[in-house]
């Protein structure tokens, strides 16, 4: 000084003017799903995707199963979880470190494009091999029967090399062999047993077996475990207008009731009507509603996640949905120019992201202008 890995934090600051939602005062004003004054509060790191888990609510339910859905080393953790922590095992990377849905494929079906001989009772496309058999042709021996030696071909042995595919029936190395092959052996692998350590995954040793078996369970299944639905638009409580179901009362010329401004008297209209009571429940309003498995610090336990005690903090609560906009000033950050050897400095213009609560909370996943700080690796250099 490069290059990287891992972890945490910010996410503009103050100030003026005009809105916008809610809360608390206040009335010698206004009004009646409510105006005004005056104080005060008013998004995030993810509020987002809604992808798990809880709480709370309502509705179902003796218990057990079955179907569906999920989940899949180990041990903790925690309300619960697929989160989180610490671990095994496998994988990548020189390291620091990352990644993995990580049970079973000797229980059964099913699958394995394209290439390839062959995709699973293994198989033979180039290939090696000519040991046994046999056929040709040639040399050679022998009186011959016939024997030997080379050459090509069949039967035939073989699976090491080549090829083909994402995989091709253990790997490597020696010996053997006609050539070859776990056909011997030796370590690796693998199975099975027996031990030591660990709570366990699991390591790790000793023995005995030439070796069972392709891949995929994010295919069906199989095995362990878990789960009853529905979700604040949940429920709950008030409850108009009208319409009507039930009950009561008055009344049809013996005229209730409307109606001519109130009251008398008159006119006019008037009949399955007018008036009451009251169940559901609609439009509306309450309410559930925001302090909670909440958040800091800090002793202690614990590798950790977490958890125990102390102290201190935290007024959004809207419902076609408020939280905004403009301006100044300060401060980041790009870019020009100027001066300066350089750090810087100073003018001029430009930029500020992803995104927006809707019951509440715990993770997890994506988006993100510009910045900041810890802690570790690798490589170059100095001293």
């Nucleotide at each position: 000084g490069g290059a990287g890995c891992g972890g945490g934090c910010c996410g503009g600051g103050c100030g003026a003017u005009c809105g916008c939602c809610g809360c608390g005062g206040c009335g010698g004003c206004g009004u009646a799903u409510u105006g005004g004054c005056c104080g005060g509060g008013g998004a995030g790191g993810a509020a987002a995707g809604u992808c798990c888990g809880g709480a709370c609510u309502c509705c179902a339910u003796a218990g057990g199963g079955c179907a569906g859905c999920g989940u899949g080393c180990u041990g903790g953790u925690u309300a619960a979880c697929g989160g989180c922590c610490a671990g095994c095992g496998g994988g990548g990377g020189c390291g620091a470190c990352c990644c993995c849905a990580g049970g079973g494929a000797a229980a059964g079906u099913g699958c394995c494009a394209c290439a390839g001989a062959a995709a699973a009772c293994a198989c033979a496309c180039c290939g090696c091999c000519g040991a046994a058999c046999u056929c040709g042709c040639g040399a050679g021996g022998g009186a011959a029967a016939c024997c030997c030696c080379g050459c090509g071909g069949g039967u035939g042995g073989c699976a090491a090399g080549g090829g083909u595919g994402a995989a091709a029936a253990g790997g490597u190395g020696c010996g053997g062999u006609a050539a070859g092959a776990g056909c011997g052996c030796a370590c690796c692998g693998c199975c099975g047993u027996c031990g030591u350590g660990g709570c366990g995954a699991c390591a790790u040793g000793g023995c005995g077996g030439g070796c069972a078996g392709g891949g995929a369970a994010a295919a069906c299944c199989c095995c362990a475990c878990g789960c009853g639905g529905a979700g604040c638009a949940a429920g709950a409580c008030c409850g108009a207008a009208u319409a009507g179901a039930g009950g009561g009362g008055c009344g049809u010329u013996u005229g209730a009731g409307g109606u001519c401004g109130g009251c008398c008297c008159g006119g006019c209209c008037g009949a399955g009507g007018c008036c009451c009571c009251c169940g559901g429940g609609u439009a509306g309003g309450u309410u559930g509603c925001u302090g909670g498995a909440c958040c800091c610090c800090g002793c202690g336990g614990g590798u950790a996640a977490c958890c125990u005690c102390g102290g201190g903090g935290c007024u959004a609560g809207a419902g076609g949905a408020a939280u905004g906009a403009u301006c100044g000033u300060c401060g980041c950050c790009c870019g020009c120019c100027g001066c300066g050897c350089a750090a810087g400095c100073g003018g001029c213009g430009g930029g500020g992201a992803c995104a927006g609560a809707a019951u509440c909370c715990g993770g997890c996943u994506u988006a993100c202008a510009g910045g900041c700080c810890c802690g570790c690796u690798c490589c170059g250099c100095g001293a």
A computed fold for a 383-nucleotide RNA from a Vicinamibacteria bacterium, annotated as Bacterial RNase P class A. The model forms 94% of the base pairs in the Rfam consensus. Lineage of the source: Bacteria > Pseudomonadati > Acidobacteriota > Vicinamibacteria. It matches the Rfam family "Bacterial RNase P class A". Rfam describes the family as follows. Ribonuclease P (RNase P) is a ubiquitous endoribonuclease, found in archaea, bacteria and eukarya as well as chloroplasts and mitochondria. Model confidence (mean pLDDT): 77 of 100. A source record names the gene rnpB.